[in-house]
RNA sequence: UAAGCGGGCCGAACGGUCGCGGCACGGUUUGCCGUGUCGAGGAAAGUCCGGGCUCCACAGGGCAGGACGCUUCGUAACGCGAAGGCGGAGUGAUCCGACGGAAAGUGGAACAGAAAAUACACAGCCUCUUCGGAGGCAAUGGUGAAAAGGUGCGGUAAGAGCGCACCAGCGUCGUGGUGACACGGCGGCUUGCCAAACCCCGUCCGGAGCAAGUCCAAAUAGGGGACCCAUGGUGUUGCCCGCACCGGUCCCGGGUAGGACGCUAGAGGCGCAUGGUGACAUGCGUCCCAGAUGAAUGACCGUUCAGAGAUGCGCAAGCGUUUCGGACAGAACCCGGCUUACAGGCCCGCUUCUUUU
Numbered sequence: 001u002a003a004g005c006g007g008g009c010c011g012a013a014c015g016g017u018c019g020c021g022g023c024a025c026g027g028u029u030u031g032c033c034g035u036g037u038c039g040a041g042g043a044a045a046g047u048c049c050g051g052g053c054u055c056c057a058c059a060g061g062g063c064a065g066g067a068c069g070c071u072u073c074g075u076a077a078c079g080c081g082a083a084g085g086c087g088g089a090g091u092g093a094u095c096c097g098a099c100g101g102a103a104a105g106u107g108g109a110a111c112a113g114a115a116a117a118u119a120c121a122c123a124g125c126c127u128c129u130u131c132g133g134a135g136g137c138a139a140u141g142g143u144g145a146a147a148a149g150g151u152g153c154g155g156u157a158a159g160a161g162c163g164c165a166c167c168a169g170c171g172u173c174g175u176g177g178u179g180a181c182a183c184g185g186c187g188g189c190u191u192g193c194c195a196a197a198c199c200c201c202g203u204c205c206g207g208a209g210c211a212a213g214u215c216c217a218a219a220u221a222g223g224g225g226a227c228c229c230a231u232g233g234u235g236u237u238g239c240c241c242g243c244a245c246c247g248g249u250c251c252c253g254g255g256u257a258g259g260a261c262g263c264u265a266g267a268g269g270c271g272c273a274u275g276g277u278g279a280c281a282u283g284c285g286u287c288c289c290a291g292a293u294g295a296a297u298g299a300c301c302g303u304u305c306a307g308a309g310a311u312g313c314g315c316a317a318g319c320g321u322u323u324c325g326g327a328c329a330g331a332a333c334c335c336g337g338c339u340u341a342c343a344g345g346c347c348c349g350c351u352u353c354u355u356u357u
Stems, first nucleotide, its partner, number of pairs: 002352009012304007020039008041328001045339002048337005053209004065205005070084005085099001086097004100200002105198002107194002122141002124137005149167006168190001170187007213261004223252006232246005268287008305326001307324007
């Protein structure tokens, strides 16, 4: 220098004018006005996990259902994170992995192929033969995503873990490691794949959510009680009695509209120190940093800063002129994560190739 890998950060700045929400103070004709101060994000998003908080349920345990699944650690907790192990990809930095169990059981494998799991024998190889066939074999070929340990030597009629060496796997012992696991010795020789098929094993999970939940509380209608009035109206068979309903005043309680709390000081931010490889923890100091409810946090102008296009000068680096122009997105009870979106830019570490020193 080129091509890449990993991580962190910013994501317009300043000024002016007009405007908006919260809080404090002052004024006020109680409608508001003035001054001061604070006023979105790294994802506020998706609402996918985990927790706090609130209400309901609950002796304890189980079934069902769901999630997760290598190890150790971190955490309030997690399906998250850190450090590792194993497997895979890459020359490498690095990246990816639902990564427990297939000798508990059930089941599946299209097509091709002889055969897809109690192995089998299509082509073929070998021996014998009365030439009809009988017996032995699984090395070679062919099929398939996958073919019964692999390679080599020996062995044999031909072959075969039949024997041996190495490798893979299994079992076991030893050593190292907290552990996943690694390394080494020995053994008999080998039990195929799919659990993101059912299933088995292990761990965890009660339900609903701030429209949770709590308080204050109209108008109108309706409910309950006391008292009053007329003894009137309507109904009950025509009449009488009786019964039921209808009125006024006051009081009580429930619900609705509306209002208040919950509501933002928190597993909080920043800095330093200590412990730890790290996630993180502890201590000290410091800061207060949105709380709206048709829902504020905005608009315009000027100058600049990135950036893009056109054009002029210049060998080039570059210097002028001019136009355009700043992403994704927006709190609504609060935190920890994950995932997704994002114009453009800055910084740090590392890898590979070439060249130079």
Bacterial RNase P class A from Candidatus Hydrogenedentes bacterium ADurb.Bin170, 357 nucleotides, folded computationally. Its Rfam family is "Bacterial RNase P class A". By type it is a ribozyme. The organism belongs to Candidatus Hydrogenedentota, within Bacteria. The sequence was found by an Rfam model in a public genome assembly.